[in-house]
Context: one part of a larger RNA
Molecule: large-subunit ribosomal RNA, domain IV
Organism: SAR324 cluster bacterium JCVI-SC AAA005
C1' cells in the first nucleotide's frame, strides 16, 4: 500500500455529476390505512402493536370414526352409536435475557413533475431508453384465375382463406379533440380542345430504261429510293375531387380621457394566414427571463406569466388511473459517502528457502 470483508466515538449526504456505494427495512398475526382513479386499484399505502418458554383452560373445542344395536329393497345399502386415535386458537398466570421472526433466508418508504398507457421487444461482445412493438384509431387497395409477394417459367404464398376477409400507410390504451389551405407535388375521375410514336396514308421529288428528238434534253410502264398534306393511343397540356396523401398555415401602420396596452382601423401579399389546447417546454437564443414556492443560501426543480429566436392537433394537440432495473426535484429513515480517519480479519506486494 492494494484487493475482499468486519466495527466505530460525535455528527448523519456536510461526500459526489448522482446517496454511486454502503446502511437501514424486512418473515408471521392484528389493528390502521391518505391523495387520485378507468371503481380494479392505489395498499403490504403510510404508520403501530404482538412473536420466546412453562402451567392453567384441557385431552377441552374440533377432526376421525371402531366394536355393537337396528332397517330392509341384501348392499363397497341405510340408520343409530360412540370406543380408539390425533389434538388446537383464543383466554389467564407464571419464568430468563440487553434482545424472543434470537441465527440463516427475507420489501426502505413518502411527496411532486417529464416521457411512455400497459405486460412484451431491442444494439450476442459499451446503449434497456423517452427507441420498437402493441390493443385500438384511420386512410388506401383489393369481387377471387383478388390485390400484394416470390420465380425466365411451370408453380407457390395470400388460403384450402372470400371485404367482420386479404396486403399496404400512418397513428398508437382511454379520456376531450383533431380547426384552415388542393396555389405546388402526388393519387383518383374527366374527356371537349391541344401536342403527340409505331402504323395507315401517299401528292410531289429522284435513279434507272424503252420510246421521241440532228442535238440540248423530255420521258410511259416497271423496278429502286425518298417523301408532303391527312388519319392515328395512352401520356402531357387542360378541368375537376383528394390533406388521418406528401406538405403549408404572413407583413407594414395607425387608433381608446394619465401612461401603457390595443377590442377597433388601414394597407400590401397569399393556396391560405396557427383554431381548440399547451408553452423559458425532452421544444426559448436572448437567459441563472420576470413573479410565487421550496432552500440560510437554489443555473436544476414545482406553479404561474407569454416577449412561442425557433409548440401546436394521427409526421397527432392536451390531460389522464394504473405500470417503469426509466429519467427529474423535494423529504423521512438510514449509514466511514464525508468531517477524518482508525482498529481488526483474510489475501496479494516484499526478503529467504
Nucleotide at each position: 500500500a492494494u484487493c475482499a470483508c468486519g466495527u466505530u466515538a460525535a455528527g448523519g449526504a456536510a461526500c459526489u455529476c448522482u446517496g454511486c456505494a454502503a446502511a437501514a427495512u424486512a418473515g408471521c398475526u392484528c389493528c390502521g390505512u391518505a391523495u387520485c382513479u378507468u371503481c380494479g386499484g392505489u395498499a403490504g399505502a403510510a404508520g403501530g402493536a404482538g412473536u420466546g418458554c412453562c402451567u392453567c383452560c384441557a385431552g377441552u373445542a374440533u377432526g376421525u370414526g371402531a366394536a355393537u344395536g337396528g332397517g330392509c329393497u341384501u348392499g363397497c345399502c341405510c340408520c343409530a352409536g360412540g370406543a380408539g386415535c390425533a389434538g388446537a386458537c383464543a383466554g389467564a398466570g407464571g419464568c430468563c435475557g440487553c434482545a424472543g421472526u434470537g441465527a440463516a433466508a427475507g420489501g426502505g418508504c413518502c411527496c411532486a413533475g417529464g416521457c411512455g398507457a400497459c405486460u412484451g421487444u431491442u444494439u450476442a461482445g459499451c446503449a434497456a431508453a423517452a427507441a420498437c412493438a402493441u390493443a385500438g384509431c384511420a386512410c388506401u387497395c383489393u369481387g377471387c384465375u383478388a390485390a400484394a409477394u416470390c420465380g425466365c417459367a411451370a408453380g407457390a404464398u395470400g388460403a384450402c382463406g372470400u371485404a367482420u376477409a386479404g396486403g399496404g400507410u400512418g397513428u398508437g390504451a382511454c379520456g376531450c379533440c383533431u380547426g384552415c389551405c388542393c396555389g405546388g407535388u402526388g393519387c383518383c375521375g374527366g374527356a371537349a380542345g391541344g401536342u403527340u410514336a409505331a402504323g395507315a396514308g401517299g401528292a410531289g421529288g429522284a435513279g434507272u430504261c424503252a420510246g421521241c428528238g440532228u442535238a440540248a434534253g423530255c420521258g410511259a410502264a416497271g423496278c429502286u429510293g425518298c417523301g408532303a398534306a391527312u388519319c392515328g393511343a395512352a401520356g402531357c397540356c387542360c378541368c375537376g375531387g383528394u390533406a388521418a396523401a406528401c406538405g403549408g398555415c404572413g407583413g407594414c401602420c395607425g387608433u381608446a380621457a394619465c401612461u401603457a396596452u390595443a377590442a377597433c382601423g388601414g394597407u400590401c401579399c397569399u393556396a391560405a394566414g396557427g383554431u381548440a389546447g399547451c408553452g423559458a417546454a425532452a421544444u426559448u437564443c436572448c437567459u441563472u427571463g420576470u413573479c410565487g414556492g421550496g432552500u440560510a443560501a437554489g443555473u436544476u426543480c414545482c406553479g404561474a406569466c407569454c416577449u412561442g429566436c425557433a409548440c401546436g392537433a394521427a409526421u397527432g394537440g392536451c390531460g389522464u388511473a394504473a405500470c417503469g432495473a426509466u429519467c427529474u426535484g423535494g423529504g423521512c429513515a438510514c449509514u466511514g459517502u464525508c468531517u477524518c480517519a482508525a482498529c481488526g480479519u483474510g489475501a496479494u506486494a516484499c526478503u529467504c528457502a